Source information:
Predicted 3D model of a 401-nucleotide RNA (Bacterial RNase P class A) from uncultured Litoreibacter sp. Taxonomically the source falls in Litoreibacter (Bacteria, Pseudomonadati, Alphaproteobacteria, Roseobacteraceae). It was read from a public genome assembly, where an Rfam model found it. Its Rfam family is "Bacterial RNase P class A". Rfam classes the family as a ribozyme. Of the family's consensus pairs, 95% are formed in the model. Its mean pLDDT, the model's own confidence on a scale to 100, is 76.

RNA sequence: GCGGAUGGCUGGAGGGUCGCUGCAUCACGGCCCUGUUUCGGCAGGCUGGGAUGUGGAGGAAAGUCCGGACUCCAUGAAACGACGGUGCCGGGUAACGCCCGGCGGGGGCAACCCCAGGGAAAGCGCCACAGAAAACAGACUGCCUUUGCCCGCGUGGCAGGGGUGAGGGUGAAACGGUGCGGUAAGAGCGCACCGCGGGGCUGGCAACAGACCCGGCAUGGCAAGCCCCACCGGGAGCAACGCCAAAUAGGGACCUCGCGUGGGCAACCACAGGGCUGUUUCGGCCCGAGACGGUCCGGGUUGGCGGCUAGAGAGCCUCGGGCAACCGGGGUUUGAGAUGAAUGAUCCUUGAAGGGUGGCGACACCCCGAACAGAAUCCGGCUUACAGGCCAUCCGCGCAU
Numbered sequence: 001g002c003g004g005a006u007g008g009c010u011g012g013a014g015g016g017u018c019g020c021u022g023c024a025u026c027a028c029g030g031c032c033c034u035g036u037u038u039c040g041g042c043a044g045g046c047u048g049g050g051a052u053g054u055g056g057a058g059g060a061a062a063g064u065c066c067g068g069a070c071u072c073c074a075u076g077a078a079a080c081g082a083c084g085g086u087g088c089c090g091g092g093u094a095a096c097g098c099c100c101g102g103c104g105g106g107g108g109c110a111a112c113c114c115c116a117g118g119g120a121a122a123g124c125g126c127c128a129c130a131g132a133a134a135a136c137a138g139a140c141u142g143c144c145u146u147u148g149c150c151c152g153c154g155u156g157g158c159a160g161g162g163g164u165g166a167g168g169g170u171g172a173a174a175c176g177g178u179g180c181g182g183u184a185a186g187a188g189c190g191c192a193c194c195g196c197g198g199g200g201c202u203g204g205c206a207a208c209a210g211a212c213c214c215g216g217c218a219u220g221g222c223a224a225g226c227c228c229c230a231c232c233g234g235g236a237g238c239a240a241c242g243c244c245a246a247a248u249a250g251g252g253a254c255c256u257c258g259c260g261u262g263g264g265c266a267a268c269c270a271c272a273g274g275g276c277u278g279u280u281u282c283g284g285c286c287c288g289a290g291a292c293g294g295u296c297c298g299g300g301u302u303g304g305c306g307g308c309u310a311g312a313g314a315g316c317c318u319c320g321g322g323c324a325a326c327c328g329g330g331g332u333u334u335g336a337g338a339u340g341a342a343u344g345a346u347c348c349u350u351g352a353a354g355g356g357u358g359g360c361g362a363c364a365c366c367c368c369g370a371a372c373a374g375a376a377u378c379c380g381g382c383u384u385a386c387a388g389g390c391c392a393u394c395c396g397c398g399c400a401u
Stems, first nucleotide, its partner, number of pairs: 001397010012350007020056007028048003032045005058372001062383002065381005070237004075283006083233005088102005103117001104115004118228002123226002125222003140168002142164009176194006195217001196215004201210003241306004251297005260271004273287004313334009354367005
């Protein structure tokens, strides 16, 4: 200097004018409500505009993919089932499918990046086309041997039998790989190394790794195919839910099961039956021909207030523990809450990078003007989008000293 990798920051700035909204304070108005009154008023609440001060969109607010806080519901608990989710080991966290560190596998010269990472010998299923053949398969071209025939008599040609799977071909993948020996020719047929299977030893919390010993050792891929195994999981969601005000029709029709027994004057109590559950057990609640249940039709309410923003908060500095994620302590600063949905409009100056002109250059002038994008209960993550600019660390290549 060029190229690459990882992490982070920013993404307009200043001033003026007008406008919107939260909170706090101050004064004024409305007696509208309540209380009090010496009947002048006073206090509180509600409400109307005003003044002053102080705040007011994000790193993703997006996707609605995960996990929770919070609220309500389901008859509660337990077991089994169905359905769904996760999937190497250890740690972190309120929790997670997230984060950190490691192991194994893959890509890359490397920094670094990626993995839907348990099981293929429980079973079923799939592997198109090509190829002889795609799982305990099979011979297209071949190699060896033998019989017959031919001949130009040779490492010959044709046909048949036997042996074979090393060489070649097809394919993403061909029933271990390389080399040596051996064989009629070949083949783990034998041997060495690699690979595979088994064994204990050593290191590690573990996933795993290493060296050694034994065995010639038939054994592809896909489980983001069904499946098996281990672990986890109730539902709905701030349009949850609660209160106030107001209004209507405590509406109508149909269906099914039980319509029981005993005590009691009655109310009521106990048992049996039916229902509330995917099944069962225990417990609880509802019901009695005028349903507890099921189906259908129809009416009113669309207003206001709360929930609503101080949280597993956030930024910065610092101490201790930890490789780290993170945990614990101290200091300091800080905090949107709208509701048809506030946080805006406009003017001036400036304005990164970029472009043009002039100049040997320093530089001067002009033009342009910064992406993705908008809170709606809140938080922890993941994923996706992002013009331009800046910083730090690491890797590779080249050059100079």